[in-house]
RNA sequence: CAAGCAGGCCAGGCGACCGCGGGUCGGGCCCAACCGAUCCGAGGAAAGUCCGGGCUCCACAGAGCACGAUGCUGGGUAACGCCCAGGCGGGGUGACCCGACGGAAAGUGCCACAGAGACAUACCGCCAGGGCAAGCACCCUGGUAAGGGUGAAAAGGUGGUGUAAGAGACCACCGGCAGCCGUGGUGACACGGCUGGCCAGGCAAACCCCAUCGGGAGCAAGGCCAAGCAUGGAGGAUCAGCGCCACGCGCUGGCAGGGCUGCUCGUCCUGUGCCUCCGGGUAGGCCGCUUGAGGUGAUGGGCAACUAUCACCCCAGAUAGAUGGUCGCCACCCUGAACCUCCGGGCUCGGGGGACAGAACCCGGCUUAUCGGCCUGCUUGAGCC
RNA sequence: CGGGAUGUAGCGCAGCUUGGUCAGCGCGCCGUGUUCGGGACGCGGAGGUCGGAGGUUCAAAUCCUCUCAUCCCGACCA
Numbered sequence: 001c002a003a004g005c006a007g008g009c010c011a012g013g014c015g016a017c018c019g020c021g022g023g024u025c026g027g028g029c030c031c032a033a034c035c036g037a038u039c040c041g042a043g044g045a046a047a048g049u050c051c052g053g054g055c056u057c058c059a060c061a062g063a064g065c066a067c068g069a070u071g072c073u074g075g076g077u078a079a080c081g082c083c084c085a086g087g088c089g090g091g092g093u094g095a096c097c098c099g100a101c102g103g104a105a106a107g108u109g110c111c112a113c114a115g116a117g118a119c120a121u122a123c124c125g126c127c128a129g130g131g132c133a134a135g136c137a138c139c140c141u142g143g144u145a146a147g148g149g150u151g152a153a154a155a156g157g158u159g160g161u162g163u164a165a166g167a168g169a170c171c172a173c174c175g176g177c178a179g180c181c182g183u184g185g186u187g188a189c190a191c192g193g194c195u196g197g198c199c200a201g202g203c204a205a206a207c208c209c210c211a212u213c214g215g216g217a218g219c220a221a222g223g224c225c226a227a228g229c230a231u232g233g234a235g236g237a238u239c240a241g242c243g244c245c246a247c248g249c250g251c252u253g254g255c256a257g258g259g260c261u262g263c264u265c266g267u268c269c270u271g272u273g274c275c276u277c278c279g280g281g282u283a284g285g286c287c288g289c290u291u292g293a294g295g296u297g298a299u300g301g302g303c304a305a306c307u308a309u310c311a312c313c314c315c316a317g318a319u320a321g322a323u324g325g326u327c328g329c330c331a332c333c334c335u336g337a338a339c340c341u342c343c344g345g346g347c348u349c350g351g352g353g354g355a356c357a358g359a360a361c362c363c364g365g366c367u368u369a370u371c372g373g374c375c376u377g378c379u380u381g382a383g384c385c
Numbered sequence: 386c387g388g389g390a391u392g393u394a395g396c397g398c399a400g401c402u403u404g405g406u407c408a409g410c411g412c413g414c415c416g417u418g419u420u421c422g423g424g425a426c427g428c429g430g431a432g433g434u435c436g437g438a439g440g441u442u443c444a445a446a447u448c449c450u451c452u453c454a455u456c457c458c459g460a461c462c463a
Base pairs, nucleotide, nucleotide: 001381002380003379004378005377006376007375008374009373010372012330013329014328015327016326017325018324020041021040022039023038024037025036026035027034043356047367048366050365051364052363053362054361055218056217057216058215062265063264064263065262067214068213069212070211071210072086073085074084075083076082087101088099089098090097091096102209103208107207108206109203110202111201123148124147125144126143127142128141129140130139131138156174157173158172159171160170161169175199177196178195179194180193181192182191183190184189222287223286224285225284232278233277234276235275236274239253240252241251242250243249244248255271256270257269258268259267280462281461282460294313295312296311297310298309299308300307301306332353333352334351335350336349337348339346340345386459387458388457389456390455391454392453395412396411397410398409405443414430415429416428417427418426436452437451438450439449440448
């Protein structure tokens, strides 16, 4: 210098004018409207709503099944399907990157077409016997998975022994598997040794098995106030016994309905209340609501994710939805022309561009979208000293 | 703001559960026959790569993940 890898950061700045939302203070005789001062006012993704929590209600949030999710190991965390570190496998010369990465010798199922055969087989071929006294050819019977062919996938590989021909039938080496043992490691796992049978196809993002986790709904949750209409209509279920001062109430048992996905059990509430449908009314205000697993800095622990302590800070709360617009200068990128040049570039005058997007109960992640720019560390190649 | 469903030929829909020679049905469109001509009818044909991208698998409309578009439901009182 070129090409690249990983991590982090920014998301134009300043000024003037005109506007918008909120908090606090003051004025407004109290309150409100209004006015003034002051402070604050979108994001790295506020998005998709894909996960996980907080919070609220369902009496408690109970048990089992079903169902759903996750899936190497260890750690982090409020929790996670997230993050960090490691193991194994794969890719790259490398920095480094990727992995839905438990179980297919628990079971069931599937493997189209082709092919003889898809866990089971004899199509071609090879060999033996017979038809046939002998040979070719042909036919029949049997043996054979070494060779051909089909396919995504076909019986471990090489060499030898052996045989009628062959074959882990047997032997040596190699690969792989299972069991046991030793060493290292918290562990996944790695390395080594012994034994075994000769070898075991793929699919679990097919059912399933194993382990772990999960009650449901969601701020239109939920609470309070105000206003208004018709405690209107239809349908569903509405039991039995006993006692009493007999309108009715109480007790016991059963039944029915409800307790926001299904089933069973348990439990609670109700039976002038519940469920479904039709019809009627209001669509106003307050709380929830923004101080929180909060941010910044220092120190300590840890390889890291993260965490402990201390100090400082307050950093949007709208409700049909505020956070904006115009102009000027500067900076950045692209580009046209003139001039200068030591050909690297410099300088003057113009033109154009600035993305993706936008809070709505709040956090932690993931994923997706994004014009450009900056910083740090590292790798490979080339050149020069 | 929250919850749910759908996407396959010009239009309306099957197929997806259980992956394969399974991409099909009706209307419509094109050609042709019939008719004096049109319609109806008969015969023949074209038209898709299943919203998009990636993955699992030998193989994906179908299974999984991400994404895009469209549609539906949800206020309170009595």

Record summary:
Two RNAs folded together computationally: RNase P RNA and transfer RNA, 463 nucleotides in total.